The RNA shown here (transfer RNA) has 72 nucleotides and comes from a Candidatus Pacearchaeota archaeon.
Its Rfam family is "tRNA". The family's RNA type in Rfam is transfer RNA.
The RNAcentral record of the sequence draws on ENA.
The organism belongs to Candidatus Pacearchaeota, within Archaea.
RNA sequence: UGGAGAGUAGUCGAAUGGUAAGACGUCACGCUCUGGACGUGAAAAUUCCAGGUUCGAAUCCUGGCUCUCCAA
Numbered sequence: 001u002g003g004a005g006a007g008u009a010g011u012c013g014a015a016u017g018g019u020a021a022g023a024c025g026u027c028a029c030g031c032u033c034u035g036g037a038c039g040u041g042a043a044a045a046u047u048c049c050a051g052g053u054u055c056g057a058a059u060c061c062u063g064g065c066u067c068u069c070c071a072a
Stems, first nucleotide, its partner, number of pairs: 001071007010024003018055001026042005048064005
């Protein structure tokens, strides 16, 4: 420099263009002599950034940024 892939909660990770799941973790409560485990509930995401298309965008289009892989 060229090509390909990826970017969503603290971490991992789903989501045919139609209210952003789930697990781990955190917090509260229950249970327990205590802790762990277990159960119930809660908080936590401007879906990398800026535009565009659309009634409606995590998803489609354009540009940019970062990371990984391949080639030179």